[in-house]
RNA sequence: CGACAUGGACAGGCGGCCGCUGGCCAGACUCUUCGGGGUCAGGACAGAGGAAAGUCCGAGCACGGCAGGGCGCGGCGGUGGGAGAAGAUCCCACACGUCCUCUCGAUCGGGGGCGCGGGUUAGGAGAAGAAAACGACCGCCGAUGGCCCGAUUCGUCGGGCACAGGUAAGGGUGAGAAGGUGCGGUAAGAGCGCACCAGGCGACCGGUGACGGUCGUGCUGUCAGACCCCCGCCGCGUGCAAGGUCAAACAGCUUCCGCUCGUGAAAGCGAGACGGCCGGCCCGGCCGGAAGGGAGCGGGUGGACCGCUGGACCGUGAUCGCAAGGUCGCGGCAAGAGAAAUGGUCGCCACCGGGUGGUGUUGAGCCACUCGGUACAGAACUCGGCUUAUCGUCCAUGUCCGAUC
Numbered sequence: 001c002g003a004c005a006u007g008g009a010c011a012g013g014c015g016g017c018c019g020c021u022g023g024c025c026a027g028a029c030u031c032u033u034c035g036g037g038g039u040c041a042g043g044a045c046a047g048a049g050g051a052a053a054g055u056c057c058g059a060g061c062a063c064g065g066c067a068g069g070g071c072g073c074g075g076c077g078g079u080g081g082g083a084g085a086a087g088a089u090c091c092c093a094c095a096c097g098u099c100c101u102c103u104c105g106a107u108c109g110g111g112g113g114c115g116c117g118g119g120u121u122a123g124g125a126g127a128a129g130a131a132a133a134c135g136a137c138c139g140c141c142g143a144u145g146g147c148c149c150g151a152u153u154c155g156u157c158g159g160g161c162a163c164a165g166g167u168a169a170g171g172g173u174g175a176g177a178a179g180g181u182g183c184g185g186u187a188a189g190a191g192c193g194c195a196c197c198a199g200g201c202g203a204c205c206g207g208u209g210a211c212g213g214u215c216g217u218g219c220u221g222u223c224a225g226a227c228c229c230c231c232g233c234c235g236c237g238u239g240c241a242a243g244g245u246c247a248a249a250c251a252g253c254u255u256c257c258g259c260u261c262g263u264g265a266a267a268g269c270g271a272g273a274c275g276g277c278c279g280g281c282c283c284g285g286c287c288g289g290a291a292g293g294g295a296g297c298g299g300g301u302g303g304a305c306c307g308c309u310g311g312a313c314c315g316u317g318a319u320c321g322c323a324a325g326g327u328c329g330c331g332g333c334a335a336g337a338g339a340a341a342u343g344g345u346c347g348c349c350a351c352c353g354g355g356u357g358g359u360g361u362u363g364a365g366c367c368a369c370u371c372g373g374u375a376c377a378g379a380a381c382u383c384g385g386c387u388u389a390u391c392g393u394c395c396a397u398g399u400c401c402g403a404u405c
Stems, first nucleotide, its partner, number of pairs: 002400009012349007020047003024043002027040005049376001053387002056385005061239004073235005078094006096115006105405005118230002123228002126223001137171002139167003144164002146161006179197006198220002200217007243306004252297006259272005274288005313332008350374010
């Protein structure tokens, strides 16, 4: 210098014009039960993210539910320590698998990255294929038995057929074909026997443990646990449109007034008229109120307010710790809408890519002009994670090594 990996920061800038949301400061008009409300115009300030997303995990908060257990559904999965409110988070060390790194190549070791990591000897699904395990499609064999021919000392011997049957070598299908390679063996074959390699099981040894090593045992199909399933552990439901407070209009319910006169500020009181009842009628007594209006009540719709943004918060320094992180100090306050504002447009600049021209021996590079591009996306109660999406730019760290054949 380069390639790769991991982690982090940013993710267009400035200005003009026109808009939107919020609280603040002041103004005019207007309503008012004098608490305040409404309309209009103005000023300065603030105004999305690294994922605001998916809602998968961990918490707070709210409402509902809840003796205990099961089914179902969902999530998680190596070991030992530590951090943290907690976790499917983070840190340290280790185990296992895998990839990179030296080499023509292989093995061993070292270094580094990644891992979605329990179980494939409980069972099941899966295309092709004859068969995915009670394997015979082609092929091979046909020792043994059968049939045919020949020879025969009549005991058999030789040849043929592919009928019974044997066979997992080879072909073909497939990701995978009866653990693999080789030697022996056989009629042909086969863990049938043996050596080495891979795995399982058992014993012993080492380790806190995941796991590793040695020995024994022919015990052995494979892709799949990002399919069902099995094992272990965890999990009540809903989700700020949660929930709470205040509370129009209309309707409902209760109650008062009700027509005339007098008195009174009014409420009310008195008298009268009207209707009903007591009765056959009178007196007398008792009761009542249409239209309309007033007051109250409960529930809580339109609406208003709270929840609502100051918190396991952010930045920075010291200190302790390998680290995650802890403790202490100093400084800061950063959208709060309500079906949803945070935008639009113009100019200049920046970055990336292409083209043309110039410079340059070529190339790289540089200069000018021109065209295109500048992502993903977007708060909706808050916080810690994970996952997914993302044009590009910059920074940091790590690896790129050694031995043997």
Overview:
The RNA shown here (Bacterial RNase P class A) has 405 nucleotides and comes from a Phycisphaerales bacterium. It matches the Rfam family "Bacterial RNase P class A". Gene Ontology terms of the family: dimeric ribonuclease P complex, ribonuclease P activity and tRNA processing. It is annotated as a ribozyme. The model forms 90% of the base pairs in the Rfam consensus. The coordinates come from a structure-prediction model, not an experiment, and the mean pLDDT is 75.